[in-house]
């Protein structure tokens, strides 16, 4: 610099279940393993997706549906940094 979850050394931790936060998306923490070659880091400041919590507009005036904002998603996509083998 390259390639790679076959395998070595190691790591993370979905869903679900308890429990505390949240309006909610979601998030802490404890069990758990579906996965993962960075499932480490990065959320106005690249894109995309989720919240009705506040606003305005539509409405059949309940539900909802659009927009703008706040909130979240990195285990969507991307960006950035590195650990194992192996090759040059």
């Nucleotide at each position: 610099a390259c390639c790679g979850a076959a395998a070595c050394a190691g790591g993370c931790a979905a869903a679900c279940c308890g429990u505390c936060c949240g309006a909610a998306a979601g998030g802490g923490c404890g069990g758990g393993a579906c996965g993962c070659g960075a499932a480490g880091c990065c959320g106005a400041a690249g894109g995309g997706c989720c919240u009705u919590c506040g606003c305005c507009c539509c409405g059949a005036c309940a539900g909802g549906g659009g927009g703008c904002g706040u909130g979240g998603c990195a285990g969507c996509c991307g960006g950035u940094u590195g650990c194992c083998g192996g090759u040059u």

c-di-GMP-I-GGC riboswitch aptamer from a Planctomycetota bacterium, 88 nucleotides, folded computationally. Model confidence (mean pLDDT): 79 of 100. The organism belongs to Planctomycetota, within Bacteria. The sequence was found by an Rfam model in a public genome assembly.